Predicted 3D model of a 71-nucleotide RNA (transfer RNA) from Thermomonas sp.
The sequence is in RNAcentral, with records from ENA.
Its mean pLDDT, the model's own confidence on a scale to 100, is 81.
RNA sequence: GGUUAGAUAGCAUAGGGGUUAUGCAUGAGAUUGCAAAUCUCACAACAGCGGUUCAAAUCCGCUUCUAACCU
Numbered sequence: 001g002g003u004u005a006g007a008u009a010g011c012a013u014a015g016g017g018g019u020u021a022u023g024c025a026u027g028a029g030a031u032u033g034c035a036a037a038u039c040u041c042a043c044a045a046c047a048g049c050g051g052u053u054c055a056a057a058u059c060c061g062c063u064u065c066u067a068a069c070c071u
Stems, first nucleotide, its partner, number of pairs: 001070007010024004018054001026042005047063005
């Protein structure tokens, strides 16, 4: 330098045009003599910029970063 894949809550992942999901973590409550465990609720995210669309995390372009392969 070229090709390909990826970037999503504090962490690990799913979702590939129409309600942003799950587990762990965190906070509050229930339960308990006190805890643990369990249950309920809350909190919190789509790498950045632009485009397409009635509507973009999802499609397209560029940029940044990461990984693999080729040279």